Predicted 3D model of a 104-nucleotide RNA (SAM riboswitch aptamer (S box leader)) from a Prolixibacteraceae bacterium. Its mean pLDDT, the model's own confidence on a scale to 100, is 83. Taxonomically the source falls in Prolixibacteraceae (Bacteria, Pseudomonadati, Bacteroidota, Marinilabiliales).
RNA sequence: UGAUUAUACAGAAGAGUGGAGAGAUCGGGCUCAGAGAAACUCUGGCAACCAUUCCAAAAUGAGGACAAGGUGCCAAUACCCGGCCGGGAACGGAAUUAUAAUUG
Numbered sequence: 001u002g003a004u005u006a007u008a009c010a011g012a013a014g015a016g017u018g019g020a021g022a023g024a025u026c027g028g029g030c031u032c033a034g035a036g037a038a039a040c041u042c043u044g045g046c047a048a049c050c051a052u053u054c055c056a057a058a059a060u061g062a063g064g065a066c067a068a069g070g071u072g073c074c075a076a077u078a079c080c081c082g083g084c085c086g087g088g089a090a091c092g093g094a095a096u097u098a099u100a101a102u103u104g
Stems, first nucleotide, its partner, number of pairs: 001104008013043005021032003026082004044074003049070002053065003078096001084093003
């Protein structure tokens, strides 16, 4: 930086540095923000994708426990709606994005 698979209405704080934006992209909203945004650092926490160990399992597939390891995450449904497809609409689907594992 591509591909594949899975998941995305749950959950989770306080400081330091910093000094104006942030909420993925496009448009429209809405919300947070000098009583301090983004980003970085420390501590704390959430979760169970991978790994170790254990249970279970004829094999395959699927499952459970643990939470010291590898990531990840800790405002609002991926904040909401639209933008693509179906539909009169409600809504549904796809796509995109994020995270993990495998692989190129």